Predicted 3D model of an 88-nucleotide RNA (c-di-GMP-I-GGC riboswitch aptamer) from a Paenibacillaceae bacterium. Rfam family: c-di-GMP-I-GGC riboswitch aptamer. The family is grouped with related families in Rfam's "c-di-GMP_I riboswitch clan". The source organism's lineage runs through Bacteria, Bacillati, Bacilli, Caryophanales and Paenibacillaceae. The sequence was found by an Rfam model in a public genome assembly. Of the family's consensus pairs, 95% are formed in the model. Its mean pLDDT, the model's own confidence on a scale to 100, is 87.
RNA sequence: ACCGAUAACGGCAAACCUGUUGAAAAGCAGGGACGCAAAGCUAAAGGGCCUUCCCUUCGACAAGAAGAAUGGCAGCCAGUUUCCGAAG
Repeated sequence: ACCGAUAACGGCAAACCUGUUGAAAAGCAGGGACGCAAAGCUAAAGGGCCUUCCCUUCGACAAGAAGAAUGGCAGCCAGUUUCCGAAG
C1' cells in the first nucleotide's frame, strides 16, 4: 500500500411517523433502526436515475413526446479524503 476481523474506539441512519419548505422529485428538524469499512465530502463542467410550476419545439391550442432547469438523488456506480490493524 492492497485488504476488511464474531477485534477496539467510535460514527452514520433506511423504511415509517410528526412538524416544516417545495408545483414535484426531494430537503431540513425530531422520533426511529433496515443496514453501512467510508452510508464522510463532491451534482452544468464523469456516467446513471428521478421530477415538471414556468419556458421552447412537435402534436389538434388536447393527451403525450422531446428539450430545457447552476431542479433533485452521493444509501446506484464513480472521483476524492479518512479511524483501526487480525488473517493474507